[in-house]
RNA sequence: GGGCACGUAGCUCAGUUGGUUAGAGCACACGACUGAUAAUCGUGAGGUCGUAGGUUCGAAUCCUACCGUGCCCA
Numbered sequence: 001g002g003g004c005a006c007g008u009a010g011c012u013c014a015g016u017u018g019g020u021u022a023g024a025g026c027a028c029a030c031g032a033c034u035g036a037u038a039a040u041c042g043u044g045a046g047g048u049c050g051u052a053g054g055u056u057c058g059a060a061u062c063c064u065a066c067c068g069u070g071c072c073c074a
Base pairs, nucleotide, nucleotide: 001073002072003071004070005069006068007067010026011025012024013023019057028044029043030042031041032040050066051065052064053063054062
């Protein structure tokens, strides 16, 4: 330099034939339970879906460029 894949909550990920509100588990905060912890149960907070444009009535999802990570080729 070229090719491919991936980037969604603090972590691991789901959601991609465009459409009702962006979700799960763990972790975190609060409460219940306990003599007290743990476990368990309930509630809650936490996201500009890597960045910027484009297409569209509508984009996490499609297109383009860039950034980052991994793999392959040279």
Transfer RNA from a bacterium, 74 nucleotides, folded computationally. The sequence was found in a public genome assembly. The prediction has a mean pLDDT of 82.